[in-house]
RNAcentral holds the full RNA, with entries from SILVA. Large-subunit ribosomal RNA, domain IV from Daphnia magna, 326 nucleotides, folded computationally. Model confidence (mean pLDDT): 88 of 100.

Context: one part of a larger RNA
RNA sequence: CACAGCUAAGGAACUCGGCAUAUUAACCCUGUAACUUCGGGAGAAGGGGAGCCUACAGCAAUGUAGGCCGCAGAGAAAUGGCCCAGGCGACUGUUUAACAAAAACACAUGGCUUUGCGAAGUUUAAUGACGACGUAUAUGGCCUGACACCUGCCCGGUGCUGGAAGGUUAAGAGGGGAUGUCAUCGCAAGAGAAGCAUUGAAUUGAAGCCCCAGUAAACGGCGGCCGUAACAAUAACGGUCCUAAGGUAGCGAAAUUCCUUGUCGGGUAAGUUCCGACCUGCACGAAUGGUGUAACGAUUUGGGCACUGUCUCAACCAUGAGCUCG
Repeated sequence: CACAGCUAAGGAACUCGGCAUAUUAACCCUGUAACUUCGGGAGAAGGGGAGCCUACAGCAAUGUAGGCCGCAGAGAAAUGGCCCAGGCGACUGUUUAACAAAAACACAUGGCUUUGCGAAGUUUAAUGACGACGUAUAUGGCCUGACACCUGCCCGGUGCUGGAAGGUUAAGAGGGGAUGUCAUCGCAAGAGAAGCAUUGAAUUGAAGCCCCAGUAAACGGCGGCCGUAACAAUAACGGUCCUAAGGUAGCGAAAUUCCUUGUCGGGUAAGUUCCGACCUGCACGAAUGGUGUAACGAUUUGGGCACUGUCUCAACCAUGAGCUCG
C1' cells in the first nucleotide's frame, strides 16, 4: 500500500456533495398521515414477536399457559434505511457498443395539413415495388406530449391556399420593312421586278411575378414619451408619436434576473444554496404550448431522524505485496 475486520468519547465537526461505510432487513401480529386522478400514497411512518421443554386444546397445521438455557433464539448466509419540501419530465420504456442514462428521444393524448385510388408520398435510368392485397374512423408530413383549467391580439413581412380584370412575360405564330445578288433600264452616276439568301417591326402568345383576398396548434411578431388625485408616493385618468398588432390569462430574482448574496419572512448560533412571498420580467408567457398536478424516477436541489472511522485523530488485528535475510 491492497483486501478483510474491530474501536473509547463525540456523531457529518469530513466533503463540491453523507462519496464511501454503517444502520435497516426475510416471516408473523399491530398500526399507518398529508395529498389523491379514489386506483393509490403504503412495506408509509411507528410498535411488538420468534429458541427449547412440559401441559392443555385441536384430526392436523397450530394456538394458549407454565418452565429452562445462552452475550446473542429470523443464533450462519442471503435479505428495504426512513421522512419533509422544491425543480424537471406525467407514467413503463429508449439512447451517445468503449468518458454523458438525463430535464434528451419515444409515448398514449391533442391539433394542423396532404391524398378520391393507376391516391398522395417513398424508391428506381426504367419495368416495377412499398404505401396496401389498405380506401378518408384510411394513409403520408409537421408540431405538441398523460390528466385538470386553458390556449389571448396581429395576415404588414415570409410561406401556403384561392382568384382572375389589368400590367409584365418565353418558345412558337406573324411578317410591314431593310440588306446582298441579279434580268432589265440608263452615256454615266445610278435605279432595280421575280427568284434565292440574310435580317426582322407591329400583332398574337401560358404559367409565374406584380395585383386582390383568406390563413398563425403556418414561419413568426406582440411599443415609446409626457402630465395628472387635498402630505409624500403611486397613477384608475388624460395628451402625443409610431405600429400589422402593441403581451391577455397565468406565472415570475425562475433550468429564464445582468445589477444581485435584490428586499421581507422561514429554517441555522451563524445560510452566495433552499423554501414562502414581493414584482423593479437587463431578456417569462400561452401546442417553438402557459399554469397546476396524484403516481412514478440508478434524475436534480435543500432540510431532518437513524446510523456510522467521512471526520476530531488515529490505534489495533488478519492475509498478501513491498522491505530485510537466505